Source information: This is a predicted structure of a 73-nucleotide RNA (transfer RNA) from a Candidatus Aminicenantes bacterium. NCBI's taxonomy places the organism under Bacteria, Bacteria candidate phyla, Candidatus Aminicenantota. Rfam family: tRNA. It is annotated as a transfer RNA. It was read from a public genome assembly. Model confidence (mean pLDDT): 81 of 100.
RNA sequence: GCCUCCGUAGCUUAGCAGGUAGAGCGUGCGGCUGUUAACCGCAAGGUCACCAGUUCGAGUCUGGUCGGAGGCG
Numbered sequence: 001g002c003c004u005c006c007g008u009a010g011c012u013u014a015g016c017a018g019g020u021a022g023a024g025c026g027u028g029c030g031g032c033u034g035u036u037a038a039c040c041g042c043a044a045g046g047u048c049a050c051c052a053g054u055u056c057g058a059g060u061c062u063g064g065u066c067g068g069a070g071g072c073g
Base pairs, nucleotide, nucleotide: 001072002071003070004069005068006067007066010025011024012023013022019056027043028042029041030040031039049065050064051063052062053061
């Protein structure tokens, strides 16, 4: 320098024919218990890396930028 893949909640991640963004863990509150843990319930938490474009509508499609992983030279 070139090619491929990845970037979604604090962490691990789903979302794959474009149509309100989900889960597990963690956190907070409550229930249960003599207390804690475990277990059960509820809740908060996301500018979907960034900038543009296409579209009535973009996490999803297109171009570019940044970062990460792998491969080739």